This is a predicted structure of a 535-nucleotide part of an RNA (small-subunit ribosomal RNA, 5' domain) from an uncultured Ignavibacteriales bacterium. Its mean pLDDT, the model's own confidence on a scale to 100, is 83. Its Rfam family is "Bacterial small subunit ribosomal RNA". Rfam links the family to the GO terms ribosome and structural constituent of ribosome.
Context: one part of a larger RNA
RNA sequence: GGACGAACGCUGGCGGCGUGCUUAACACAUGCAAGUCGACGAGAAAGAGGUAGCAAUAUCUCGAGUAAAGUGGCGCACGGGUGCGUAACGCGUAAGCAAUCUACCUUUGGGUGUGGAAUAACGUCGAGAAAUCGGUGCUAAUACCGCAUGAUGCAGCGGCUCCUUAUGGAGAUGUUGUUAAAGUUGCCGCAAGGUAACGCCUAGAGACGAGCUUGCGUCUGAUUAGUUAGUUGGUGAGGUAACGGCUCACCAAGACGAUGAUCAGUAGCUGGUCUGAGAGGAUGAUCAGCCACACUGGAACUGAGACACGGUCCAGACUCCUACGGGAGGCAGCAGUGAGGAAUAUUGGGCAAUGCUCGCAAGAGUGACCCAGCAACGCCGCGUGGAGGAUGAAGGUCGUAAGAUUGUAAACUCCUGUGAGGAGGGAUGAAAGAUAUUGUUUCGUAAGGGACAAUAGAUGACCGUACCUCCAGAGGAAGCCCCGGCUAACUACGUGCCAGCAGCCGCGGUAAUACGUAGGGGGCAAGCGUUGUCC
Numbered sequence: 001g002g003a004c005g006a007a008c009g010c011u012g013g014c015g016g017c018g019u020g021c022u023u024a025a026c027a028c029a030u031g032c033a034a035g036u037c038g039a040c041g042a043g044a045a046a047g048a049g050g051u052a053g054c055a056a057u058a059u060c061u062c063g064a065g066u067a068a069a070g071u072g073g074c075g076c077a078c079g080g081g082u083g084c085g086u087a088a089c090g091c092g093u094a095a096g097c098a099a100u101c102u103a104c105c106u107u108u109g110g111g112u113g114u115g116g117a118a119u120a121a122c123g124u125c126g127a128g129a130a131a132u133c134g135g136u137g138c139u140a141a142u143a144c145c146g147c148a149u150g151a152u153g154c155a156g157c158g159g160c161u162c163c164u165u166a167u168g169g170a171g172a173u174g175u176u177g178u179u180a181a182a183g184u185u186g187c188c189g190c191a192a193g194g195u196a197a198c199g200c201c202u203a204g205a206g207a208c209g210a211g212c213u214u215g216c217g218u219c220u221g222a223u224u225a226g227u228u229a230g231u232u233g234g235u236g237a238g239g240u241a242a243c244g245g246c247u248c249a250c251c252a253a254g255a256c257g258a259u260g261a262u263c264a265g266u267a268g269c270u271g272g273u274c275u276g277a278g279a280g281g282a283u284g285a286u287c288a289g290c291c292a293c294a295c296u297g298g299a300a301c302u303g304a305g306a307c308a309c310g311g312u313c314c315a316g317a318c319u320c321c322u323a324c325g326g327g328a329g330g331c332a333g334c335a336g337u338g339a340g341g342a343a344u345a346u347u348g349g350g351c352a353a354u355g356c357u358c359g360c361a362a363g364a365g366u367g368a369c370c371c372a373g374c375a376a377c378g379c380c381g382c383g384u385g386g387a388g389g390a391u392g393a394a395g396g397u398c399g400u401a402a403g404a405u406u407g408u409a410a411a412c413u414c415c416u417g418u419g420a421g422g423a424g425g426g427a428u429g430a431a432a433g434a435u436a437u438u439g440u441u442u443c444g445u446a447a448g449g450g451a452c453a454a455u456a457g458a459u460g461a462c463c464g465u466a467c468c469u470c471c472a473g474a475g476g477a478a479g480c481c482c483c484g485g486c487u488a489a490c491u492a493c494g495u496g497c498c499a500g501c502a503g504c505c506g507c508g509g510u511a512a513u514a515c516g517u518a519g520g521g522g523g524c525a526a527g528c529g530u531u532g533u534c535c
Base pairs, nucleotide, nucleotide: 001535002534003533004532006531007530008529009528010527013382014381015380016379017378018377019375020374021340026338027337028336030335031334032333035074036073037072038360039071040070047062048061049060050059051058052057081293082292083291090218091217092216093215094214095213096212097211100210101209105206106205107204108203109202110201111200112199113147114146115145116144122137123136124135125134126133127132153178154177155176156175157174158173160171161170162169163168183198184197185196186195187194188193219265220264221263226256227255228254231253232252233251234250235249236248237247238246268290269289270288271287272283273282274281275280295316296315297314298313299312318329319328320327321326346372348371349370350369354368355366356365357364358363385415386414387413388412395406396405397404398403421471422470423469424468425467429462435456436455437454438453439452440451441450442449443448479524480523481522482521483520484505485504486503490519491518492517493516494515500507501506
């Protein structure tokens, strides 16, 4: 000199864009943060209206096959948070899998036949303070289970072709065995049935995502020198999507290490960021990629995918409820509270946009996200007025008492109108989609459907915001640090080794440009200094 997720002191006008618990992975009141659905059965109420009636009431229609609940499907493994652990194939980079899996999506081929038994909801009975649970009776499905069909799938056996190497891989083929499915809605039709859309099953390919293996790189300590028994390898078996001591039985005695094993300490890694001419050094907030974790420890279930932040089970600590028998909970999601701390924000608005989940769609959900609020925390921009103005006014300070300086500074004159204020106008972010009509094309005998194009057509949290125009009027908007040398900027008074200053040298003991105040000056400026850390 530069930099900062900064803090502290003094001061503080506006706007844009960013950023904001670095400490206790400490404990958490309250609300919200993951739902959704042409599969399925059952199915309200408020309210409105009608009929009968004097009324109470009864009953019917709409509300509505709606709400809420249940079975079922998909999602909940994403998105969001944090950095405890981890010195490791964790990360980075470059390769490999002839040792692997992949829901939804795209594409290609084939299929979707026929039966059955339950169960929740519901009714009823019961237990319990509650959380919740039990018995019994009924019922449906795209829930569950048989049978059929079936091969290019899988498995066994057999030969052929091609490729490659270390085991091997690919393709076609013969034979035997084995394995599947689910409907809903629209339209046509008297019906049988046909057809379309969305589904369902099976097989091949792709894409996306994941798993595993390997070379190299990845902090400090030798005042840590030896470490290791599933340890190292083999055979066999089990297990996994998959290779493998991954696990087990048996056999052998190996394996690692001064090129630093083991142990100990510290630490998420990277793209990057800061600095530097570079080499390098330091660092890993925000944003992006990967990893790990979800009160602490352990475990599996479901599933394409988890050993699962807002799932389950067990143990532990803590908090809460209790009728003492037993139960409930997990903010390192967004806000917010306490505590800790030098220190870090609102219990805000909206799904309008961009994404994500579900759905044919309409749409629903989304503290992701988009916005607003707070904070000079940072960067950038603007303003606090401009021109003229000497009697060089007054006042202050200094003074050799002549004057000098503050100083064109002020007053005064003439202007301007940024920003703040008031009034008026007023965007962009929103065109996709649905729907309707028309056209082209395609599937279909037809009805009808799909794709594409044109026209019409709804939707804004921010927000009456940005921006524009007009009104009035210099009005409401400047401080902080320094002035001995380094280092730009000097005098007076007070003090008298005192009070004090200080980054280093050092200053102060009676004329202190170094302390304190004043005048003047220098620097930066809505900031200026100090402290901390890095280069």